[in-house]
Context: one part of a larger RNA
RNA sequence: CUGGGUGUAAAGGGAGCGUAGACGGCACGGCAAGCCAGAUGUGAAAGCCCGGGGCUCAACCCCGGGACUGCAUUGGAACUGCUGAGCUAGAGUGUCGGAGAGGCAAGUGGAAUUCCUAGUGUAGCGGUGAAAUGCGUAGAUAUUAGGAGGAACACCAGUGGCGAAGGCGGCUUGCUGGACGAUGACUGACGUUGAGGCUCGAAAGCGUGGGGAGCAAACAGGAUUAGAUACCCUGGUAGUCCACGCCGUAAACGAUGAAUACUAGGUGUCGGGUGGCAGAGCCAUUCGGUGCCGUCGCAAACGCAGUAAGUAUUCCACCUGGGGAGUACGUUCGCAAGAAUGAAACUC
Numbered sequence: 001c002u003g004g005g006u007g008u009a010a011a012g013g014g015a016g017c018g019u020a021g022a023c024g025g026c027a028c029g030g031c032a033a034g035c036c037a038g039a040u041g042u043g044a045a046a047g048c049c050c051g052g053g054g055c056u057c058a059a060c061c062c063c064g065g066g067a068c069u070g071c072a073u074u075g076g077a078a079c080u081g082c083u084g085a086g087c088u089a090g091a092g093u094g095u096c097g098g099a100g101a102g103g104c105a106a107g108u109g110g111a112a113u114u115c116c117u118a119g120u121g122u123a124g125c126g127g128u129g130a131a132a133u134g135c136g137u138a139g140a141u142a143u144u145a146g147g148a149g150g151a152a153c154a155c156c157a158g159u160g161g162c163g164a165a166g167g168c169g170g171c172u173u174g175c176u177g178g179a180c181g182a183u184g185a186c187u188g189a190c191g192u193u194g195a196g197g198c199u200c201g202a203a204a205g206c207g208u209g210g211g212g213a214g215c216a217a218a219c220a221g222g223a224u225u226a227g228a229u230a231c232c233c234u235g236g237u238a239g240u241c242c243a244c245g246c247c248g249u250a251a252a253c254g255a256u257g258a259a260u261a262c263u264a265g266g267u268g269u270c271g272g273g274u275g276g277c278a279g280a281g282c283c284a285u286u287c288g289g290u291g292c293c294g295u296c297g298c299a300a301a302c303g304c305a306g307u308a309a310g311u312a313u314u315c316c317a318c319c320u321g322g323g324g325a326g327u328a329c330g331u332u333c334g335c336a337a338g339a340a341u342g343a344a345a346c347u348c
Stems, first nucleotide, its partner, number of pairs: 003320004007302002012316001014200004021193003025087002028084004033080002035076002038074005048066007090190001091187003094183004102176007109153001114148007124135002161168002205246006214240002219235004257315006265293013297304002321348003330341004
C1' cells in the first nucleotide's frame, strides 16, 4: 500500500460555517470525452504458446497455426460526462400559528450569608468522634429595628424544554438567531459532505482596570497520628464576580462523525395539526423532539435495536502490538503557562 476496522479491545476531529475536491433527483433532445461491440487496416522477423517434423535423444533447428491483450479509421448511445430546453417528490422562499433556562443589553425583586449602627439582655458562644486553636465582661452568642454591599436565584422543576457544541434557570422590557406545525402560493436540483481556511469553544490560568458578601488553592494555627507537608476544626490570600483582551484545552462522553433511504411491535412524555365523542377530558390518526421495553438483524460478549451498534449509498476524520512518548528535535501559535504538529535509538 492493500485489506480490515473505529460504543467498551488501537481508532470519530470539542463544535459549527464553508473553499477546493468527491458524490448527486425525474423525464426529453444533441455531442461522443470516458464506455461498448462489430468491421477494416496495422501490430516486421526472431522469440512465446499449440500441433507436426529433422539431427540416435535433448539442447538446437525447420514447417503450420495461434497469440501479440495495442494503435488508427469506421460504427453504437444503455450508463457516466458535456450541452440545450423542461419537471417537482430533494432543497429553499412566502403566508398563518403556537412552544422554549436559545443569544445580547438595560432595568428591577425577595429570601439568605456577612459587616456596620442602635435597643433588649448576660456569660458564655463556636466547633468536634472528643477537643483545642478562635470569638466574648472593651458586653459576644441570642433577639429586635435600621443601614451597607456582593454573589446566587428556594418552591415551580420534570427520564421536561432550548441550543451546533461548550452551555442556558428570579422577574420585566428592548433587540435578535434557530427549530416545529399548518398551507401548498413562489424558485426549480439551487443538494450532501468537506482537505486546507475561518468562527465558536466548560473550568483553571494570564494581561489591564474595577469589585470583593459567601466560598476558598497557597499559607498560618489547633487537633489526629509513630509521623501527618493530609483527611477534621479555626482563620485566610490569589481566585471565584464585572469590562476589555488572550489562552484553546477536558472522562469537550452517547467514550457512538455528518447526510439520505429502507427495516415488527408496545408504552411514557414534550410541541403542533386533523377527525370523532357532550365539553374537565377521552379515543383514533399524523408531523417533529425526548425516554423505556422489545422482534428481525448485528455483536467477542456486554449490549444496540426507526434517536441502530441493522440493511445500503456518499463524503470527511482516525487506527495498524506494548513501553520509550504525546517525549525529543524542528516548525507554527502564545505575554507566559503552554498548545498544535510529532519521531527514532533501545527494549519486551
Model confidence (mean pLDDT): 87 of 100. Predicted 3D model of a 348-nucleotide part of an RNA (small-subunit ribosomal RNA, central domain) from an uncultured bacterium.